[in-house]
RNA sequence: AAGAAAGUGACAGAGCGGUCAUGUGGCUGGCUUGAAACCAGCAGACGGGGGUUCAACUCCUUCCUUUCUGG
Numbered sequence: 001a002a003g004a005a006a007g008u009g010a011c012a013g014a015g016c017g018g019u020c021a022u023g024u025g026g027c028u029g030g031c032u033u034g035a036a037a038c039c040a041g042c043a044g045a046c047g048g049g050g051g052u053u054c055a056a057c058u059c060c061u062u063c064c065u066u067u068c069u070g071g
Base pairs, nucleotide, nucleotide: 002069003068004067005066006065007064010024011023012022018054026042027041028040029039030038047063048062049061050060051059
C1' cells in the first nucleotide's frame, strides 16, 4: 500500500428509524451538632459536512481522529 472496527454528557457505557437508558461525578434540598453514608430532585451529550426519509445516534456517502489485523 491493503483490510477491519470504533467515535454518544465531565468520565464510563446502553440505544429496533418515532421522548438519547443507566452508573460515577457536579449542583440543590432532606437527614446530622457538623461531615461521610443514605434519601429526593435538578442540570448536562450523539466527531464535522452532505444525502435518503414525514421523521436519523440509527440508513447511505465523504472527511477527521483513534484502534486492530497481516505483510